[in-house]
RNA sequence: GGGGAUAUAGCACAGUUGGUAGCGCGAUACGUUCGCAACGUAUAGGUCAGGGGUUCAAGUCCCCUUAUCUCCA
Repeated sequence: GGGGAUAUAGCACAGUUGGUAGCGCGAUACGUUCGCAACGUAUAGGUCAGGGGUUCAAGUCCCCUUAUCUCCA
């Protein structure tokens, strides 16, 4: 330098044919307990890496950029 993959909550990840952004763990509150742990219920937490385009509508499609991993040279 060229090809490919990945980027979504604090962490690990899902998101189907473009149509309300989610699961688990973790955090907080409450219940149970003398208390802790465990368990149950509820709540909070998101610029979907950044920018632009297409569309009535984009995490999803197209283009550019950045970071990481990988292959070739």
Molecule: transfer RNA
Organism: uncultured Clostridia bacterium